RNA sequence: UUCUUAUCAAGAGCGGGGGAGGGACUGGCCCAAUGAACCCCAACAACCAGCAUGGGAAACGAUGCACGGUGUUAAAUCCAGCAGAUCGAUUCUGAGAGAUAAGAA
Repeated sequence: UUCUUAUCAAGAGCGGGGGAGGGACUGGCCCAAUGAACCCCAACAACCAGCAUGGGAAACGAUGCACGGUGUUAAAUCCAGCAGAUCGAUUCUGAGAGAUAAGAA
C1' cells in the first nucleotide's frame, strides 16, 4: 500500500509545555490569543493481548477487570457530495468516501 471482517448518535482535561492554526478531500458550516496543530501527563473506551468467574466434550461464546498493544478525549464520521423513496421547504433509506481495530497478501 491492497484485500477481508467489525464498529463509527455513548464516553473522556478549568493540567503542564507550545505558539497559529485546525475540523481527511471538495462545498458549506464551525472551532481557535478566553490560545489551534503538536509534545508530556491525565482521562475515556474495551478492538487485540492478558487475567478472573462461571457455561461447553471441544471449538467457542458470556460476564467482569484494566498492569500490556493500539485508538480516542468540540459539533453524528459536524453536515452534504452518489442512488432511491417522499415532499411545499424537507425528511428517510442505502451506497460511496473516510477513520479505527483485528487478520491476510